This is a predicted structure of a 102-nucleotide RNA (SAM riboswitch aptamer (S box leader)) from Clostridiaceae bacterium BL-3. The coordinates come from a structure-prediction model, not an experiment, and the mean pLDDT is 83. Of the family's consensus pairs, 97% are formed in the model. Its Rfam family is "SAM riboswitch aptamer (S box leader)". Its family is annotated with regulation of gene expression in the Gene Ontology.
RNA sequence: UUCUUAUCGCGAGAGACUGAGGGACUGGCCCCAUGAUGUCCGGCAACCUAAAAUUAUAUUUUAAGGUGCUAAUUCCAGCAGGUGAUACCUGGAAGAUAAGAU
Numbered sequence: 001u002u003c004u005u006a007u008c009g010c011g012a013g014a015g016a017c018u019g020a021g022g023g024a025c026u027g028g029c030c031c032c033a034u035g036a037u038g039u040c041c042g043g044c045a046a047c048c049u050a051a052a053a054u055u056a057u058a059u060u061u062u063a064a065g066g067u068g069c070u071a072a073u074u075c076c077a078g079c080a081g082g083u084g085a086u087a088c089c090u091g092g093a094a095g096a097u098a099a100g101a102u
Base pairs, nucleotide, nucleotide: 002101003100004099005098006097007096008095013041015040016039017038021031022030023029025078026077027076028075042070043069044068047066048065049063050062051061052060053059054058074094079091080090081089082088083087
């Protein structure tokens, strides 16, 4: 880099430094000097991992070593279909993360 599988309506700071942009892409719509972004600290969660228990190779509980995450459903839509249709629903694509393979 590519492929496979799983998940993506829950959760998480009035902290320190920095100092203008950010929310993947496109279109919207938002956030932002009452401080974006980044780093650190804190926190959340529990995919891998470890321990224990059980009927039993799976489930449950606990922990938190490797990751991840910490505005808005993955902010919404982007393709297809459906509905009593200024709206909503379902599936897909794309994206993100984890684990495995290459």